RNA sequence: UCCGGCGUGGCGCAGCGGUAGCGCAGCGGACUGUUAAUCCGUUGGUCGUAGGUUCGAAUCCUACCGCCGGAG
Numbered sequence: 001u002c003c004g005g006c007g008u009g010g011c012g013c014a015g016c017g018g019u020a021g022c023g024c025a026g027c028g029g030a031c032u033g034u035u036a037a038u039c040c041g042u043u044g045g046u047c048g049u050a051g052g053u054u055c056g057a058a059u060c061c062u063a064c065c066g067c068c069g070g071a072g
Base pairs, nucleotide, nucleotide: 001071002070003069004068005067006066007065010024011023012022013021018055026042027041028040029039030038048064049063050062051061052060
């Protein structure tokens, strides 16, 4: 320098054009003599950044940034 993959709550991930979700963690409660476990409820996300396409973009296109891998 070129090619490819990935970037979404604190963490691990899903979502493949039409309301952003799941698990864990956190918080509140139930249960228990207490803790743990279990159960119920609940908070939390400018979807890496900036543009473009579209009635509508996490999703499609472009550039850039970061991480990983490959080629030279």

Transfer RNA from Azospirillum sp., 72 nucleotides, folded computationally. Its mean pLDDT, the model's own confidence on a scale to 100, is 84. Its Rfam family is "tRNA". By type it is a transfer RNA.